[in-house]
Context: one part of a larger RNA
RNA sequence: UGACGGGGGCCCGCACAAGCAGUGGAGUAUGUGGUUUAAUUCGACGCAACGCGAAGAACCUUACCAGGGCUUGACAUAUAAGUGAAUAAUUAAGAGAUUAGUUAGCUCUUCGGAGCACUUAUACAGGUGGUGCAUGGUUGUCGUCAGCUCGUGUCGUGAGAUGUUGGGUUAAGUCCCGCAACGAGCGCAACCCCUGUUUCCAGUUGCCAGCACAUAAAGGUGGGGACUCUGGAGAGACUGCCGGUGAUAAAUCGGAGGAAGGUGGGGACGACGUCAAAUCAUCAUGCCCUUUAUGUCCUGGGCUACACACGUACUACAAUGGCUAUAACAAAGAGAAGCGAGACCGCGAGGUGGAGCAAAACUCAAAAAAGUAGUCUCAGUUCGGAUUGUAGACUGAAAUUCGUCUACAUGAAGCUGGAAUUGCUAGUAAUGGCAGGUCAGCAUACUGCCGUGAAUACGUUCCCGGGCCU
Numbered sequence: 001u002g003a004c005g006g007g008g009g010c011c012c013g014c015a016c017a018a019g020c021a022g023u024g025g026a027g028u029a030u031g032u033g034g035u036u037u038a039a040u041u042c043g044a045c046g047c048a049a050c051g052c053g054a055a056g057a058a059c060c061u062u063a064c065c066a067g068g069g070c071u072u073g074a075c076a077u078a079u080a081a082g083u084g085a086a087u088a089a090u091u092a093a094g095a096g097a098u099u100a101g102u103u104a105g106c107u108c109u110u111c112g113g114a115g116c117a118c119u120u121a122u123a124c125a126g127g128u129g130g131u132g133c134a135u136g137g138u139u140g141u142c143g144u145c146a147g148c149u150c151g152u153g154u155c156g157u158g159a160g161a162u163g164u165u166g167g168g169u170u171a172a173g174u175c176c177c178g179c180a181a182c183g184a185g186c187g188c189a190a191c192c193c194c195u196g197u198u199u200c201c202a203g204u205u206g207c208c209a210g211c212a213c214a215u216a217a218a219g220g221u222g223g224g225g226a227c228u229c230u231g232g233a234g235a236g237a238c239u240g241c242c243g244g245u246g247a248u249a250a251a252u253c254g255g256a257g258g259a260a261g262g263u264g265g266g267g268a269c270g271a272c273g274u275c276a277a278a279u280c281a282u283c284a285u286g287c288c289c290u291u292u293a294u295g296u297c298c299u300g301g302g303c304u305a306c307a308c309a310c311g312u313a314c315u316a317c318a319a320u321g322g323c324u325a326u327a328a329c330a331a332a333g334a335g336a337a338g339c340g341a342g343a344c345c346g347c348g349a350g351g352u353g354g355a356g357c358a359a360a361a362c363u364c365a366a367a368a369a370a371g372u373a374g375u376c377u378c379a380g381u382u383c384g385g386a387u388u389g390u391a392g393a394c395u396g397a398a399a400u401u402c403g404u405c406u407a408c409a410u411g412a413a414g415c416u417g418g419a420a421u422u423g424c425u426a427g428u429a430a431u432g433g434c435a436g437g438u439c440a441g442c443a444u445a446c447u448g449c450c451g452u453g454a455a456u457a458c459g460u461u462c463c464c465g466g467g468c469c470u
Base pairs, nucleotide, nucleotide: 007470008469009468010467011466012465013464015460016459019424020423021422022421023420026315027314028313029312030311031310032309033308034306035305042053043052064301065300066299067298068297069296070295073124077123078122079121080120081119082118083117084116087104088103089102090101091100092099093098106115107114108113126290127289129288130287131286135284136283137279138278139277140275142273147186148185149184150183151182152181153162154161155160166177167176168175192267193266194265195264197235198234199233200232201231202230203229207224208223211222212221213220238261241255242254243253244252245251317417321376322375323374324373325372326371333364334363335362338357339356343352344351345350383414388409389408390407391406392405393404394403430452431451432450433449434448435447436446
């Protein structure tokens, strides 16, 4: 000077408390450990690994295993020599990779050659092999916590101190006052984006008040810019105004006006550094190792195993519910090897067909919970849907290992969950559906979107983490 203390003082945070809903019990999905295996590829391991890399393992992916092949190689550059092809069609063998054959078949040219391809030879290629404790880059975390420093000056023999401490205040080293300090930088805040109000401009593919036309109905048509909306430019919020408190300060409390009030709400944005944190398997890269193999091609298998243990989710255990019927109401997105309407067929998944649409135009598309009516009457049930059987549908060369969906049948556990433990302070929790990326197909995951919409916070003694002073 720091760090630490079951030392002290001050302060903060869903940290506790007050509440709401969960997890831990059941079934399933998924990840991990373990075990098994020819292989179950590799990485990630307290918070900060475990629905993580993986925004999607039938082949491919794929890195693993078994077997079959190749050795200048699947890929790049260069040199020398030789050949003329490359490619397409076809035949045979084979699990295929591949091998052998048949047919067709080069371009430019200054005629030296050049381009392209193949063969041979040599340099070399290749490596998801090792080391993240050799590294770059990227990322997590403390933590969106309020801190971390520098120049000059001053003090100290010096390490260092001061500034940055103190009195107030703030979300904030935010600001004010004081002070041997005076200034400055990186952070804070603001500048950026979305959202909440409004004005102007614009008016199609959007809208329809008034005026007409028209219809079974419908902005369907003429037309219109008022409204909704779209999207560009502005305005608006600044403790600006009033009062109290305060030190006449910073500020704070209350009020007015206002769509919004004291950072309005949300996002992006992450200081100096810590953890030899993570990643050599995104990529790049030093060194080491490998070179008829640790490279590379192919077929099949595996990553999907299963006594068990843990994490994260989904579905439930029901009446605030299940089922049946029935004029509701979104936002945000996606679409050409695509979205696919009406119509017809099928109980259904789906099929036939192909109107329209590169989309404010057409389509996906039905929002669902909600509301209304009926039924069930507390039961392992008209709850719950696992599991299994049969029959089908779709994608795809191909669903056996190992896809998704449908119909009929089957109808398991489960009656609210021990110790323990998690999230959340408002359009939040809880709950309901919708879309997208990945993707041929496959979503209970992830990323977004909107609907319905609470309870509670006395307070800071205690648990956890953090900041300042001592």